RNA sequence: GCUCCGGUAGCCCAACGCAGAGGCGGCCCGCUUAAGACGGGCACAGUGGGGGUUCGAAUCCCUCUCGGAGCA
Numbered sequence: 001g002c003u004c005c006g007g008u009a010g011c012c013c014a015a016c017g018c019a020g021a022g023g024c025g026g027c028c029c030g031c032u033u034a035a036g037a038c039g040g041g042c043a044c045a046g047u048g049g050g051g052g053u054u055c056g057a058a059u060c061c062c063u064c065u066c067g068g069a070g071c072a
Base pairs, nucleotide, nucleotide: 001071002070003069004068005067006066007065010024011023012022026042027041028040029039030038048064049063050062051061052060
């Protein structure tokens, strides 16, 4: 330099172009002498940055950026 894969919540990880689900973790309550485990409830992301297409974009297009792999 070229090609490919990836960046979504504090962490991990989903999502035919119709608008973001789950787990861990966190907070509150129950249970317990207390804690853990268990049960119930609650909160937390608009998707790496910018632009474009579209009625509608995490998803498609362009560009930049970060990480990884391969080739030279």
RNAcentral holds the sequence, with entries from ENA. A computed fold for a 72-nucleotide RNA from a Candidatus Dormiibacterota bacterium, annotated as transfer RNA. The organism belongs to Candidatus Dormiibacterota, within Bacteria. Rfam family: tRNA. The family's RNA type in Rfam is transfer RNA. Model confidence (mean pLDDT): 82 of 100.